Predicted 3D model of a 98-nucleotide RNA (Bacterial small signal recognition particle RNA) from a Desulfobulbaceae bacterium. Rfam family: Bacterial small signal recognition particle RNA. It is annotated as a non-coding RNA gene. The prediction has a mean pLDDT of 78. The source organism's lineage runs through Bacteria, Pseudomonadati, Thermodesulfobacteriota, Desulfobulbia and Desulfobulbaceae. The model forms 96% of the base pairs in the Rfam consensus.
RNA sequence: AGCCGGGUCCAAGGCAAUAAAGACUCACGAACCCCGUCAGAUCCGGGAGGAAGCAGCGGUAGUGAUAAUCUUUCUGUGCUGCGGGUAGCCCGGCUAUC
Numbered sequence: 001a002g003c004c005g006g007g008u009c010c011a012a013g014g015c016a017a018u019a020a021a022g023a024c025u026c027a028c029g030a031a032c033c034c035c036g037u038c039a040g041a042u043c044c045g046g047g048a049g050g051a052a053g054c055a056g057c058g059g060u061a062g063u064g065a066u067a068a069u070c071u072u073u074c075u076g077u078g079c080u081g082c083g084g085g086u087a088g089c090c091c092g093g094c095u096a097u098c
Base pairs, nucleotide, nucleotide: 001095002094003093004092005091006090007089008088009084010083013080014079015078016077017075019073020072021071022070023069025065026064027063028062034059035058036057037056042051043050044049
């Protein structure tokens, strides 16, 4: 000096992080105008039976709580990176010359 490879550059994608929402969990929980079951009592019937249905209980809508976990979305966050890549620079190898 030349050539080759890698890095520096960009970047699909992936992982993590931030923020938000939802789910999960717990508590409360719409006197009646949510659901189910309806003690007692009531009503219909000669009877067998039937009907509506308060309280209670179970659940739902909803409200509240908050650590972890899961799901979704976002990004002047971090790491990695399929690949892409003009020049310059850095590292390594080979060849030639001095």